[in-house]
Formats: sequence, C1' cells, structure tokens
RNA sequence: UUCUUAUCAUGAGAGGUGGAGGGACUGGCCCGACGAAGCCCGGCAACCAGUGGAAAAGAGAUAUCUUUUUCGCAAGGUGCUAAUUCCUGCAAAGCAUUCAAUUAUUUUGAAUGAUUUGGGAGAUAAGGC
Repeated sequence: UUCUUAUCAUGAGAGGUGGAGGGACUGGCCCGACGAAGCCCGGCAACCAGUGGAAAAGAGAUAUCUUUUUCGCAAGGUGCUAAUUCCUGCAAAGCAUUCAAUUAUUUUGAAUGAUUUGGGAGAUAAGGC
C1' cells in the first nucleotide's frame, strides 16, 4: 500500500503545555483567543492477548484436549475522549408540498422536503498478501 472480517446511538477533564486552527473529502452546519491542532497527564472502553465460570458439539481408553456460544475479572497491545461516523453525497420505496402537461373524477412528468432500507466513503480492531 492493498484484501478479508467485525464494529461504528453507549462512555470519557472547567488539568498542564502550546499557540491558530479544527470537525477525513464534497456541500452544509458547527467548534475555536471565555483559547484550535499537536504533546503530557487524567479519563473511557473489552477489538486482540490474558484469566475464571456455564452450555453445546467433536476427539480420546481414562486423564484430558479442541471448537463455538455466553456471563464475569482484568487496561498488557491498540484505540477513543464536541455534536449519531455532526448531517450529507449513490440507489430504491412509499409520503407531503409546489410547478407543468393532459384535463371528466384522473393520469403523467419535474423540483423540493422529511422518513425508511440498502450501498459507497471513512475510522478502529484483528487477520492475510
């Protein structure tokens, strides 16, 4: 760098340092000298590793071992610590409003808005090349 899998509605400082930027990108909308990013400390969290219990399946002559699921303990490796991954970007469905055409109730098309579902992108973890 790239691929796969899982997760992304919870949670987390009115500290120090630092000085103007930040929220990945687009369009929005926000945060910021009542001080941004970064760094330090603090905190949150169970993805991996560790550890204890329960259940199921399999292996085995017993002892026992393996796998899966689940409930705890625990911060060693990462991670996170404004706003749902802040919203959105592509597609579909039905709904509402407006406009246009056809007008006989109607039907069709377009635009906008919000909703739901799926996808894309991104982030993190674990594994692979």